The RNA shown here (transfer RNA) has 72 nucleotides and comes from Weissella cibaria. The sequence is in RNAcentral, with records from ENA and Rfam.

RNA sequence: UGCUUUGUAGUUCAGCGGUAGAAUAACUCACUGUUAAUGAGGAGGUCGCUGGUUCGAUCCCAGCCAGAGCAG
Numbered sequence: 001u002g003c004u005u006u007g008u009a010g011u012u013c014a015g016c017g018g019u020a021g022a023a024u025a026a027c028u029c030a031c032u033g034u035u036a037a038u039g040a041g042g043a044g045g046u047c048g049c050u051g052g053u054u055c056g057a058u059c060c061c062a063g064c065c066a067g068a069g070c071a072g
Stems, first nucleotide, its partner, number of pairs: 001071007010024004018055001027041004048064005
């Protein structure tokens, strides 16, 4: 320098163009002499950034940034 791939909740990951989800962690409540475990509940996201296409973009396109791999 070129090519491929990844970037979504604190963390690990889903999400085939139509209101962004699970597990786990944290928080609240129940249970218990207390903690843990268990059960219940609510919260937590400008979907890496900037543009474009579209009635509508996490998803498609371009550029950029960061990580990983391959080639030179």

The coordinates come from a structure-prediction model, not an experiment, and the mean pLDDT is 84. RNAcentral records the identical sequence in 2 taxa. Rfam family: tRNA. It is annotated as a transfer RNA.